[in-house]
Parts: sequence; structure tokens; C1' cells
RNA sequence: GGCUCCAUCGUCUAAUGGCUAGGACGCUAGAUUUUCACUCUGGCAAUAGGGGUUCGAUUCCCCUUGGAGCUG
Repeated sequence: GGCUCCAUCGUCUAAUGGCUAGGACGCUAGAUUUUCACUCUGGCAAUAGGGGUUCGAUUCCCCUUGGAGCUG
């Protein structure tokens, strides 16, 4: 240099065009408890960046950034 793959809450992960982006752990508030822990209920928190296609994009296309692999 060429080719392929990956990027989603703090972490792990689901969502193959219909989203008000789901779940677990974590964090946090409350209940329970003499206190802590456990348990229960609620809340916060995410689509790497830019552009395009589409009525509608996490999803399809292009570019960029970062990472991984193969190869000259």
C1' cells in the first nucleotide's frame, strides 16, 4: 500500500428499515432493617464523526477517525 471485520448507557450486550433504542451488572432515590448487607420498587445513563438513500436509518451506501486480522 491492498483486502476483510469491528465501534450502541460507566461495563457487558440485544435490536437484519417502523424507536419512545431493550436487558443484565453498576450508580442513585425510596421501601424493608436498630445499622449494614440481602430483597423489592422507581430513576439516571448510549447508537465513533460527517454526508447520502428512504415517508422513516443502530440497520443500507460513501468518506473520515480509532481498533483488530490477512496479505504484497
Predicted 3D model of a 72-nucleotide RNA (transfer RNA) from a Candidatus Anderseniibacteriota bacterium. It matches the Rfam family "tRNA". Rfam links the family to the GO term triplet codon-amino acid adaptor activity. It is annotated as a transfer RNA. Model confidence (mean pLDDT): 82 of 100. RNAcentral records the identical sequence in 3 taxa.